[in-house]
Context: one part of a larger RNA
RNA sequence: CUGGGCGUAAAGCGCGCGUAGGCGGUUAGAUCAGUCAACUGUGAAAGCCCUGGGCUCAACCUGGGAACUGCAGCUGAUACUGUCUGGCUAGAGUACGAGAGAGGGUAGUGGAAUUUCCUGUGUAGCGGUGAAAUGCGUAGAUAUAGGAAGGAACAUCAGUGGCGAAGGCGACUGCCUGGCUCGAUACUGACGCUGAGGUGCGAAAGCGUGGGGAGCAAACAGGAUUAGAUACCCUGGUAGUCCACGCCGUAAACGAUGUCUACUAGUCGUCGGGAUCCUUGAGGUCUUGGUGACGAAGCUAACGCGAUAAGUAGACCGCCUGGGGAGUACGGCCGCAAGGUUAAAACUC
Numbered sequence: 001c002u003g004g005g006c007g008u009a010a011a012g013c014g015c016g017c018g019u020a021g022g023c024g025g026u027u028a029g030a031u032c033a034g035u036c037a038a039c040u041g042u043g044a045a046a047g048c049c050c051u052g053g054g055c056u057c058a059a060c061c062u063g064g065g066a067a068c069u070g071c072a073g074c075u076g077a078u079a080c081u082g083u084c085u086g087g088c089u090a091g092a093g094u095a096c097g098a099g100a101g102a103g104g105g106u107a108g109u110g111g112a113a114u115u116u117c118c119u120g121u122g123u124a125g126c127g128g129u130g131a132a133a134u135g136c137g138u139a140g141a142u143a144u145a146g147g148a149a150g151g152a153a154c155a156u157c158a159g160u161g162g163c164g165a166a167g168g169c170g171a172c173u174g175c176c177u178g179g180c181u182c183g184a185u186a187c188u189g190a191c192g193c194u195g196a197g198g199u200g201c202g203a204a205a206g207c208g209u210g211g212g213g214a215g216c217a218a219a220c221a222g223g224a225u226u227a228g229a230u231a232c233c234c235u236g237g238u239a240g241u242c243c244a245c246g247c248c249g250u251a252a253a254c255g256a257u258g259u260c261u262a263c264u265a266g267u268c269g270u271c272g273g274g275a276u277c278c279u280u281g282a283g284g285u286c287u288u289g290g291u292g293a294c295g296a297a298g299c300u301a302a303c304g305c306g307a308u309a310a311g312u313a314g315a316c317c318g319c320c321u322g323g324g325g326a327g328u329a330c331g332g333c334c335g336c337a338a339g340g341u342u343a344a345a346a347c348u349c
Base pairs, nucleotide, nucleotide: 004320005319006318007303008302012317014201015200016199017198021194022193023192025088026087027086028085029084030083031082033081034080035077036076037075039073040072041071042070049065050064051063052062053061054060091191092188093187094186095185096183097182098181099180103177104176105175106174107173108172109171110154115149116148117147118146119145120144121143125136126135162169163168206247207246208245209244210243211242215241216240220236221235222234223233258316259315260314261313262312263311266294267293268292269291270290271289272288273287274286275285276284277283278281298305299304322349323348324347331342332341333340334339
């Protein structure tokens, strides 16, 4: 290189956009680069292979042939691929009219609850646990009523419901804004798919600067438990959690399943849209785009998957190649750091 694979055995980049490249609908013509065929030249010798000869045989030497699957030239073929020219509308997109949505950003508003503070009522306990203790309380706590402050999160609705490429998104209102679906026409005319590098986004934790700090809570302190208890339980409690700006770039970033396209039985739900039927109802039927459950064929080592495929095929990318050593060392790149990324070998079983 060929080959075999990637849901769970090793293996799908966390997710987009996109450069080069690879691949690409339908039709007519041109061309003949790829492709195919004939011929010519060349493809040194030796070696390999075939067939003779010489050393007593063989190795070895030697004659002849074949081969050298290649390259170039020339002549021809024109289906397919390429290139060029002109069309087409089934892919893709635009316009128009509707629709759903926790999609994103920003500003404002609201109620419940926790905590703290103030005031009133009120008196000896409260709290906590398996049981306790630490802790709080006669300087008046817990409880209860009224008021105030402040931060964070939005109960019910809530749903294998919705939206988003993924991460993710849940009170209400305004403004700005992305995507999607449906319907009927018109328009553009292959404008497409994938995507090495590249570039952007990317939970939590963490880092920098400045704010904020109610609750919760690594670290820490104390009380218990215990043989011990650097834990599990309890009382406290600081970073952090929140905001702005800038970094980090990782996760069981999971559907452990790359993206796109086509094809291949059905049944039952659910969300959004459209059409249609009447018996206008909590209705039926059809259709379209999501999201679920089961299941034919088929696939699978089995489990299971099964039109949202792990079925049948095609295009492009990524990745795997026994376990440990090791996602480590060294070097490079990135980072303020933490570290990330790329990524071995000795040795060993």
This is a predicted structure of a 349-nucleotide part of an RNA (small-subunit ribosomal RNA, central domain) from an uncultured prokaryote. The full RNA is in RNAcentral, with records from ENA. The coordinates come from a structure-prediction model, not an experiment, and the mean pLDDT is 89.